[in-house]
This record gives sequence, C1' cells and structure tokens, in this order.
RNA sequence: GUCUUAUCAAGAAAGGUGGAGGGAUUAGGCCCUAUGAUACCUUAGCAACCUGAGCUUACAGUUCAAGGUGCUAAAUCCUUAUCCAGCGUUACUGGUUAUAGAUAAGUU
Repeated sequence: GUCUUAUCAAGAAAGGUGGAGGGAUUAGGCCCUAUGAUACCUUAGCAACCUGAGCUUACAGUUCAAGGUGCUAAAUCCUUAUCCAGCGUUACUGGUUAUAGAUAAGUU
C1' cells in the first nucleotide's frame, strides 16, 4: 500500500521551533490564521478502537483504568452523486443510500 469489518452530530490544552497559508479531493460556500495558521517537538488532557479489571451475561450493553495506536476549531464545517417524501416552475426542507475520507483491529 491492498482487502475486510466497525465507528465517525459527544469529548479534550499549554509551552517551544518556525514563518504562511490552512480546513483531504471536483466545484461552490463558510470559517480559522502575523492577537502567529498548517507542520514538528515536549508536557498535559480526551476516551474512538485494541488491551486490562468489574457489572451483566443469548447477542449485546455498561462502568473503571489509560498499557498500544489515535485524537484535542466549527457534524467527516456545510453542500456538491442516487433515491423517497413535502411544497412546488426553478428553488427549498427533511430523510435514505452510495462514493470518498479519517481512525482502529485483522489480513496480505
């Protein structure tokens, strides 16, 4: 890197380095940012998955811990693809499915 499965409307900060963009992508928005962004390092924190210990025990669910990854602006920031319903010229609103992404576990 591929593939499979699961989850993604909750949660969680400070310092240092550095110096310009960033929020994955096609496009449109809207935000963050020199009162210092993205990124990296340290400490701290959160608790998604694995792990450990309980409750419960059909499946599952739930509580605690924080060891392994991870994460710590905004719903995966919103929409952009399909289908359904409402209203209806367009449009708009709501719901579903899919694709893609992120993370974890397993596989190769």
Molecule: SAM riboswitch aptamer (S box leader)
Organism: uncultured Saprospiraceae bacterium